[in-house]
Context: one part of a larger RNA
RNA sequence: AUUGAACGCUGGCGGCAGGCUUAACACAUGCAAGUCGAACGUGAAAGCACUUCGGUGUGAGACGAGCGGCGGACGGGUGAGUAACGCGUAGGAAUCUACCUGGUAGUGGGGGACAACCUGUGGAAACGCAGGCUAAUACCGCAUACGACCUAAGGGUGAAAGUAGGGGAUCUUCGGACCUUAUGCUAUCAGAUGAGCCUGCGUAAGAUUAGCUAGUUGGUAGGGUAAAGGCCUACCAAGGCGACGAUCUUUAGCUGGUCUGAGAGGAUGAUCAGCCACACUGGGACUGAGACACGGCCCAGACUCCUACGGGAGGCAGCAGUGGGGAAUAUUGCACAAUGGGCGCAAGCCUGAUGCAGCCAUGCCGCGUGUGUGAAGAAGGCUCUAGGGUUGUAAAGCACUUUCAGUGGGGAGGAAGGCCAAUCAAUUAAUACUUGAUUGGAUUGACGUUACCCCCAGAAGAAGCACCGGCUAACUCCGUGCCAGCAGCCGCGGUAAUACGGAGGGUGCAAGCGUUAAUC
Repeated sequence: AUUGAACGCUGGCGGCAGGCUUAACACAUGCAAGUCGAACGUGAAAGCACUUCGGUGUGAGACGAGCGGCGGACGGGUGAGUAACGCGUAGGAAUCUACCUGGUAGUGGGGGACAACCUGUGGAAACGCAGGCUAAUACCGCAUACGACCUAAGGGUGAAAGUAGGGGAUCUUCGGACCUUAUGCUAUCAGAUGAGCCUGCGUAAGAUUAGCUAGUUGGUAGGGUAAAGGCCUACCAAGGCGACGAUCUUUAGCUGGUCUGAGAGGAUGAUCAGCCACACUGGGACUGAGACACGGCCCAGACUCCUACGGGAGGCAGCAGUGGGGAAUAUUGCACAAUGGGCGCAAGCCUGAUGCAGCCAUGCCGCGUGUGUGAAGAAGGCUCUAGGGUUGUAAAGCACUUUCAGUGGGGAGGAAGGCCAAUCAAUUAAUACUUGAUUGGAUUGACGUUACCCCCAGAAGAAGCACCGGCUAACUCCGUGCCAGCAGCCGCGGUAAUACGGAGGGUGCAAGCGUUAAUC
């Protein structure tokens, strides 16, 4: 000088930050990932209208579940493992990449199912089983193939899906066809972004660890992968690493940075940012553009819970919160208003990300606890050579001010957008729709009793802590008598202690001050 600090005494306000360093210990409860009716089929009621009194239409395709799509691989947490191409830095070639951007070509014609639903049935439950009906942007063939892939260069292989808005002619079984706009879908090329892989160099300690290695090192052939490769398999060869420290053991996430220091260096890796690893413990794959997947699946294990004993359910190292451990670390808060993310044409929905608020002097910074005047140098305290000295302009008194806190009132910015209407432009057969621009209108704030400003009252509500032998700024009296005690080092204390305890006085810092721990 510094700290994610703790402890003791004390404590007025605000701003900005920070807040389980220990048990990767166990977790009650709530929330943390959904969304789309403009992909699809189906289904309720009140009310209203009609009615042949059976019902029908509307309500309303609102809402729920289902099928389907996209997203749950991001965001958030933790540092157990890892001494490693894990990280940092500089390169490389044998790769993939949903959504996004640009280009080229297409989007024709068919089929069979399965949920939901209905019926029956099993089980305590979790959850099923059987039969029947049905739709699609779900699934499967056929046709076509610019480009794509395979090839023995002759040839061969492989695709798709629609939906929504509007509409003048024409056709119509009155559903629509058809036209157009928007958006999807298929194939392929390129870009962007993201990811996988390889290599040089750097990356803790121990030699009281000296030898280690059989898929081990290399080759050939094959398999496998998005992709190079002993990645895997068969065969062949006998190699490969090591005192320039292999192997083994211990410790540890790495970095930008942070602390210190004139620097070189040393220590460190909280918050913030990049990368990696993990998700009760161990193993495994499935789906998918992407996972071997924190809030998905399967198996095994430990633990907890339910049970009708047959069988089931669970995973806070997400945000709060609980127990435990500990010297020690916060609210079971508000809001999606902003920023960002997912889905959606959009409106919008979801979002413990995020924005805010609450608690804590944990830190840094700022402000205040009054200002001026005031000598009879009051009283009281302490001291004394008894005269005095000191506390001390300190107080009182007089004259002022009102920051902050308090009362009452006013009041920005964070709001961009989205919605409605009009005009113009683009598109088009179209003054429709849709999109863009401009203008106008009504609106959107958790924080919030916001920041800030004004009024009112009254010095009114606001100072402590450590030290005073030397180092080291600051001295006397009383008590004690090697006792009680102090102490960072030297050392004080055995009857005049500036070193112990108290008092008066002083010194230093100040909403803090000391102590302890740790680093330079």
Predicted 3D model of a 520-nucleotide part of an RNA (small-subunit ribosomal RNA, 5' domain) from an uncultured prokaryote. RNAcentral holds the full RNA, with entries from ENA. The coordinates come from a structure-prediction model, not an experiment, and the mean pLDDT is 86.